[in-house]
Molecule: transfer RNA
Organism: Myceligenerans cantabricum
RNA sequence: UCCCCCGUAGCUCAGCUGGCAGAGCGUCCGACUGUUAAUCGGCAGGUCACUGGUUCAAGUCCAGUCGGGGGAGCC
Numbered sequence: 001u002c003c004c005c006c007g008u009a010g011c012u013c014a015g016c017u018g019g020c021a022g023a024g025c026g027u028c029c030g031a032c033u034g035u036u037a038a039u040c041g042g043c044a045g046g047u048c049a050c051u052g053g054u055u056c057a058a059g060u061c062c063a064g065u066c067g068g069g070g071g072a073g074c075c
Stems, first nucleotide, its partner, number of pairs: 001072007010025004019056001028042004049065005
C1' cells in the first nucleotide's frame, strides 16, 4: 500500500427480498422457601460505530471516515 470479513441492549449474537429493532445470558422487581441457590413470572435497558447520499420508508442499498480481525505485497 492492496484485498476480504466484522461493528445492533451490560455481554454473546440474530435480524430473510428495504416495511413495527429482537433472542439468550445478565441487572432490577416479584412468586416459590426456614434462608440462600435453583426454578418460574414480569419490567427496564438501543445515537443499529460515525458522516453524507438514494428512497414514501434504511440496521439492511451506495460513497466516505473511524475501530477490530484475517490475508497479500514490500524487505